[in-house]
Molecule: transfer RNA
Organism: Paraglomus occultum
RNA sequence: GCCUCUUUAGCUCAAAUGGCAGAGCGUACGCCUAGUAAGCGUAAGGUAGCCAGUUCGAUCCUGGCAAGAGGCA
Repeated sequence: GCCUCUUUAGCUCAAAUGGCAGAGCGUACGCCUAGUAAGCGUAAGGUAGCCAGUUCGAUCCUGGCAAGAGGCA
């Protein structure tokens, strides 16, 4: 330098072939317990890496950039 893949909640990851964004773990609170843990319940938490384009509408499609991973030279 070229090619491919990845980027979504604090962490690990889904989903919908363009139409209101989810789970597990974690966190907070409550229940339970003599108390803690476990268990049960509830809640908070993301304008989807950034900028443009297409579209009535983009997390999803297209382009560029950035970061990370792999490969080639």